[in-house]
RNA sequence: ACGACAGGUCGCGCCGUCGCCGGAGCGCUUCGGCGCUUCGGAGGAAAGUCCGGGCUCCGGAGAGCACGGUACCGGGUAACACCCGGGCGCCCACACGGGCGACAGAAAGUGCCACAGAAACCAGACCGCUUCACUUCGGUGGAGCAAGGGUGAAACGGUGGGGUAAGAGCCCACCGGUCCGCGGGCGACCGCGGGCGGCAUGGUAAACCUUACCGGGAGCAAGAUCAAGCAGCGGAGGGAGUGGCUCGCUCGGCACCUCUGCGGGUAGAUCGCUCGAGGCGUGCGGCAACGCGCGCCGUAGAUGGAUGACGGCGACGGUACCUGUACCGUACAGAACCCGGCUUAUAGACCUGUCGUUCCU
Numbered sequence: 001a002c003g004a005c006a007g008g009u010c011g012c013g014c015c016g017u018c019g020c021c022g023g024a025g026c027g028c029u030u031c032g033g034c035g036c037u038u039c040g041g042a043g044g045a046a047a048g049u050c051c052g053g054g055c056u057c058c059g060g061a062g063a064g065c066a067c068g069g070u071a072c073c074g075g076g077u078a079a080c081a082c083c084c085g086g087g088c089g090c091c092c093a094c095a096c097g098g099g100c101g102a103c104a105g106a107a108a109g110u111g112c113c114a115c116a117g118a119a120a121c122c123a124g125a126c127c128g129c130u131u132c133a134c135u136u137c138g139g140u141g142g143a144g145c146a147a148g149g150g151u152g153a154a155a156c157g158g159u160g161g162g163g164u165a166a167g168a169g170c171c172c173a174c175c176g177g178u179c180c181g182c183g184g185g186c187g188a189c190c191g192c193g194g195g196c197g198g199c200a201u202g203g204u205a206a207a208c209c210u211u212a213c214c215g216g217g218a219g220c221a222a223g224a225u226c227a228a229g230c231a232g233c234g235g236a237g238g239g240a241g242u243g244g245c246u247c248g249c250u251c252g253g254c255a256c257c258u259c260u261g262c263g264g265g266u267a268g269a270u271c272g273c274u275c276g277a278g279g280c281g282u283g284c285g286g287c288a289a290c291g292c293g294c295g296c297c298g299u300a301g302a303u304g305g306a307u308g309a310c311g312g313c314g315a316c317g318g319u320a321c322c323u324g325u326a327c328c329g330u331a332c333a334g335a336a337c338c339c340g341g342c343u344u345a346u347a348g349a350c351c352u353g354u355c356g357u358u359c360c361u
Base pairs, nucleotide, nucleotide: 001357002356003355004354005353006352007351008350009349010348012314013313014312015311016310017309018308020041021040022039023038024037025036026035027034028033043332047343048342050341051340052339053338054337055219056218057217058216067215068214069213070212071211072086073085074084075083076082087103088101089100090099091098092097104210105209109208110207111204112203113202126149127148128145129144130143131142132141133140134139157175158174159173160172161171162170176199177196178195179194180193181192182191183190184189223271224270225269226268232262233261234260235259236258237257238256244254245253246252278297279296280295281294282293283292284291285290315330316329317328318327319326320325321324
C1' cells in the first nucleotide's frame, strides 16, 4: 500500500427571503383572539407492532384445574423470547476469526412413519450364501445364515481380525454406547480409570403428552375535568332513630342515592403530555453485559395532525464536452403516552483492532 474479518461513528453543510407548530416576554382586545420580538422544532431506524416493562382504568380471598408461553449453564436488568460470558453440536474461513441451534424428556404412556421395500418396531428374508435330498441337469424342496446385493429420509452398533459348512458380539482389539468411581468446575460440562457383548433402547415432542418455571383483562381513542346537547326504560342494592310524599300512626309503596344493561345526545376545550429505568463527561468495581459515585446539560409535543418552499454558495458522486465549465443526483425514511429490545430498509463517508499478501528501511 492493497485485501479480508471484526467492532464503532456519521449519515449533506452554511446564508438569505417567505411560511407552519410550540414556549417565553411585551402590546392591543368586542375576552373569541390578534400583532411584534425572541428561543426551540424528526430518526438511526421516528418503520413493522414481534417481545418485555412503566403508567391508567377495570377485575380479583387462597389453592388447584384448564388455557397460553418459556426451555443448555452462570450473570446483567424494572423486565424479556433481549444482552454479556461460558458449555455442547453443526457449518463457513488460507489465517485472524465468524455464523447458526425450540439446545429438557423418545428408558411413563398413546399416535404417526407416505412412496419404495421381504421387513418401519417386532420381528422378518426378495436376490443371495452354506448344506442335505431329489432331478428331465434348467432347477425344485427341507434345514441353517443375515456377512454381501437391492429399497428407503431411516434397516436393529461401526471398522479390522479370528472363527465357521456358510455366517453372526459367536470371540478379540479399537471406536461408539451405557453404567460406576475418582478428579476439575458455582454450573452446563470436561478429563482420567474401570465394569458391561442379556449393546437393551430406530425416528418423530414447531404430534398428543410429561417435567420445571412464568403469565389477570384492556389500552393514552387509557383515564380525568369543564362546556354544550339529549328521552327515557329495565335489573340489583339501600331507602335510616322526631329528617321528602302517600290525611295522624305501623307495614308496604313512591321519591331519592349507588352500581349496572339497553336506548338517546355531543365531536368543543383543558389535563394526562413529556424530567425520564434521561443524556453527556469522568473516577471506581467487573473479562463483559452492567453497576455505583461525582460533575455538567435541558433536547419536538401536533390533534386532520407543524417540522416546508424558493434562491445563492460550498461538499461529495455521475455524465458530457474537454481540464474547468454545464447538466443531473445526494440513500432509507418521517414523531403521536413513554421507555428497553428484536427485526426489516438504508446512497455514501470516516475511525479503530486483528490477520494475510507485496514492497521499502